This is a predicted structure of a 135-nucleotide RNA (FMN riboswitch aptamer (RFN element)) from Tessaracoccus rhinocerotis. Of the family's consensus pairs, 100% are formed in the model.
RNA sequence: AGCGUGUUCCGGGGUCGGUGAAAGUCCGAACCGGCGGUUACAGCCCGCGACCCUCCCACUGCCGCAAGGCGACCGGAGGUUGACUCGGUGGAACUCCGAGGCCGACAGUCAGAGUCUGGAUGGGAGGAACGCGUG
Numbered sequence: 001a002g003c004g005u006g007u008u009c010c011g012g013g014g015u016c017g018g019u020g021a022a023a024g025u026c027c028g029a030a031c032c033g034g035c036g037g038u039u040a041c042a043g044c045c046c047g048c049g050a051c052c053c054u055c056c057c058a059c060u061g062c063c064g065c066a067a068g069g070c071g072a073c074c075g076g077a078g079g080u081u082g083a084c085u086c087g088g089u090g091g092a093a094c095u096c097c098g099a100g101g102c103c104g105a106c107a108g109u110c111a112g113a114g115u116c117u118g119g120a121u122g123g124g125a126g127g128a129a130c131g132c133g134u135g
Base pairs, nucleotide, nucleotide: 002134003133004132005131006130007129008128009127010126015029016028017027018026030115031114032104033103034048035047036046037045043102044101052079053078054077055076056075061070062069063068084100085099086098087097088096106118107117108116
C1' cells in the first nucleotide's frame, strides 16, 4: 500500500418572453443532468440509488374479556423504472471533437410541469478525512 473496524464531514441541478381572466404547466426560445463502472472523460452503454408496487418481519401504537387481529416508521426480499445516431481523430471513445436528435417519477395547482410547491432541514448510491488494529 492493502484489509478490517470506529468516528466525523460531504453527498441534485435548471428561465426569459408571448397569448390569456388565469399558465415558471400551453406557444417560442432557453436552461439543467445523482452515484459506481467502462483500455479515453457518459443524462441517453452496464449497474446502483431515490420515488412507486408486492411480500416478509414486527417494536411503539390501536381493537378485543381472551385467543388473536390490525399494523405507519425501521429492517429484509423481489418487481417496476426514460432517452442516441452519424461523421472525425485515435492503438482504443454510442464517453472526446463536430453535427443532428431524444429523455426526465409521484402528489398539488383558478391553465396541462425535467425547471414552481410538497414528501425533503428527509433519504441515498457513494466519496473524503482522521483514529485504532493488522500488515
The source organism's lineage runs through Bacteria, Actinomycetota, Actinomycetes, Propionibacteriales and Tessaracoccus.